[in-house]
RNA sequence: GAUGCUAUAGCUCAUCGGUAGAGCAGUUGACUAAUAAUCAAUGGGUUGUCGGUUCGAUUCCGACUAGCAAUCCCA
Numbered sequence: 001g002a003u004g005c006u007a008u009a010g011c012u013c014a015u016c017g018g019u020a021g022a023g024c025a026g027u028u029g030a031c032u033a034a035u036a037a038u039c040a041a042u043g044g045g046u047u048g049u050c051g052g053u054u055c056g057a058u059u060c061c062g063a064c065u066a067g068c069a070a071u072c073c074c075a
Stems, first nucleotide, its partner, number of pairs: 001072003004068004010024004018055001026042005048064005
């Protein structure tokens, strides 16, 4: 260098081309003498970047960037 996989909330991950979600974490409150646990409420998103297709793209296509794994090529 070639091929494959991955990139979505702070973390781990979902999401049949049609309003972007969950768990944990965070914040506030309840409970407690207090802490933890538990319960309730709640904030948080340029779906890696650029472009294309489409009425409409996280989803399809191309290029690029970063990461992972194995095999191959060059040296």